Predicted 3D model of a 480-nucleotide part of an RNA (small-subunit ribosomal RNA, 3' major domain) from an uncultured Gammaproteobacteria bacterium.
Its Rfam family is "Bacterial small subunit ribosomal RNA".
Model confidence (mean pLDDT): 82 of 100.
Context: one part of a larger RNA
RNA sequence: UGACGGGGACCCGCACAAGCGGUGGAGUAUGCGGUUUAAUUCGAAGCAACGCGCAGAACCUUACCAGCUCUUGACAUGCUCUUUCAGGGACGUAGAGAUACGUUUCAUCGGUUCGGCCGGGAGAAGCACAGGUGCUGCAUGGCUGUCGUCAGCUCGUGUCGUGAGAUGUUGGGUUAAGUCCCGCAACGAGCGCAACCCUCGCCAUUAGUUGCCAGCACGUCUGGGUGGGCACUCUAAUGGAACUGCCGGUGAUAAGCCGGAGGAAGGUGGGGAUGACGUCAAGUCCUCAUGGCCCUUAUGGGCUGGGCUACACGCGUACUACAAUGGUGGUGACAGCAGGCAGCGACACAGCAAUGUGAAGCGAAUCCUCAAAAGCCACCUCAGUUCGGAUUGUCCUCUGCAACUCGAGGGCAUGAAGUCGGAAUCGCUAGUAAUCGUGGAUCAGCAUGCCACGGUGAAUCCGUUCUCGGGUCUUGUACA
Numbered sequence: 001u002g003a004c005g006g007g008g009a010c011c012c013g014c015a016c017a018a019g020c021g022g023u024g025g026a027g028u029a030u031g032c033g034g035u036u037u038a039a040u041u042c043g044a045a046g047c048a049a050c051g052c053g054c055a056g057a058a059c060c061u062u063a064c065c066a067g068c069u070c071u072u073g074a075c076a077u078g079c080u081c082u083u084u085c086a087g088g089g090a091c092g093u094a095g096a097g098a099u100a101c102g103u104u105u106c107a108u109c110g111g112u113u114c115g116g117c118c119g120g121g122a123g124a125a126g127c128a129c130a131g132g133u134g135c136u137g138c139a140u141g142g143c144u145g146u147c148g149u150c151a152g153c154u155c156g157u158g159u160c161g162u163g164a165g166a167u168g169u170u171g172g173g174u175u176a177a178g179u180c181c182c183g184c185a186a187c188g189a190g191c192g193c194a195a196c197c198c199u200c201g202c203c204a205u206u207a208g209u210u211g212c213c214a215g216c217a218c219g220u221c222u223g224g225g226u227g228g229g230c231a232c233u234c235u236a237a238u239g240g241a242a243c244u245g246c247c248g249g250u251g252a253u254a255a256g257c258c259g260g261a262g263g264a265a266g267g268u269g270g271g272g273a274u275g276a277c278g279u280c281a282a283g284u285c286c287u288c289a290u291g292g293c294c295c296u297u298a299u300g301g302g303c304u305g306g307g308c309u310a311c312a313c314g315c316g317u318a319c320u321a322c323a324a325u326g327g328u329g330g331u332g333a334c335a336g337c338a339g340g341c342a343g344c345g346a347c348a349c350a351g352c353a354a355u356g357u358g359a360a361g362c363g364a365a366u367c368c369u370c371a372a373a374a375g376c377c378a379c380c381u382c383a384g385u386u387c388g389g390a391u392u393g394u395c396c397u398c399u400g401c402a403a404c405u406c407g408a409g410g411g412c413a414u415g416a417a418g419u420c421g422g423a424a425u426c427g428c429u430a431g432u433a434a435u436c437g438u439g440g441a442u443c444a445g446c447a448u449g450c451c452a453c454g455g456u457g458a459a460u461c462c463g464u465u466c467u468c469g470g471g472u473c474u475u476g477u478a479c480a
Base pairs, nucleotide, nucleotide: 001480002479003477004476005475007474008473009472010471011470012469013468015464016463019428020427021426022425023424026320027319028318029317030316031315032314033313034311035310042053043052064306065305066304067303068302069301070300073129077128078127079126080125081123082122083121085120087106088105089104090103091102092101093100094099109119110118111117131295132294134293135292136291140289141288142284143283144282145280147278152191153190154189155188156187157186158167159166160165171182172181173180197272198271199270200269202240203239204238205237206236207235208234211230212229213228216227217226218225243266246260247259248258249257250256322421326380327379328378329377330376331375338369339368340367343362344361347358348357349356350355387418392413393412394411395410396409397408398407434456435455436454437453438452439451440450
């Protein structure tokens, strides 16, 4: 100087407390361990691994296994040689296919001094080499997690100390903040904080179609449909607006704090992006790059089939429930984000339905995807039930060469566990929790996951003794 303390003081955080809803019990989905297996590819491991890499494993993906097969190679560059010039489609034979052989058809380089001379393409053999998701993240770059959006981390000069170092950065107040004020052997400065950026909330200006319709008119009339208009809504660009600016109190006459006015908004207005010096030899050599090592007729390449989907069991994360604040049937209103041509698909018809057939419109403020809970009317009356939907049987639909291993959906039948969950444990302070649906990426098909969007919409916060984490000062130490 640090680190540590079941030392002290002060302060903060959904850290506790106060509340609301969960997890832990059930069934299922999914990830992990274990076990099994020819293989169940690999990585991730307290918080900070475990719906994580994977924004989508039937083939492909795919790295794993079995078998078949290739060896200058699926891909790049160069050298030597040959060349009748590339190549594409269809068909046949053998084969599981990769591949091998053959038939047919379409097409058949450019320049040129006409010399296989120059450039390009293809082929064979050979050589340099290619290739490796092989090892080492404890050789690395880059990227990322975490403490933590915590308020800290440092430097120059000066001063003090033999020195390591100290001071500044401590102290008194204050703040979300090393934020600001005052004081002070310090005076300044940098990286962080804040602000500048995006978005939501208010207003104005500009613009007015595909959006909108106040007033006027029309119509085969209730659909902004048509003329017309751009006032309103909205869209999307530019500005304005909030600064403790004003008033009162308090404070040290300061910084600030408390209350009030005005205001759409008030003291950081809400949310996001933004992550200091560093810590964990944290994570990643399987995104990529890369040193070293290793393989080179194989640890490289191609293919078929299988596996990653196994199942006595243990754990994590979710979904659905156990019901009456509910279930079922009927009726029935209101969003926002976003996406759409190998697409979204209105509408009509067929079907109990999944879906099919036909098909308008729309490369979209024009057309389409497009709400549910809520509300209203009935039934159910506390039951393992009209709760719950697992499992199984059967018949279908769709995608796709192909749904056996191993997809999703529908109909009928079946109707399991489960009556609110032990010890323990998680999230959340407001348009939040809870609850309801919607969209998107990936994607042929396949979310209970992920990312976003809106609808309905609470309770509680006395307080900081305690638990956890963090910050500042101080103290002890046989630790570095």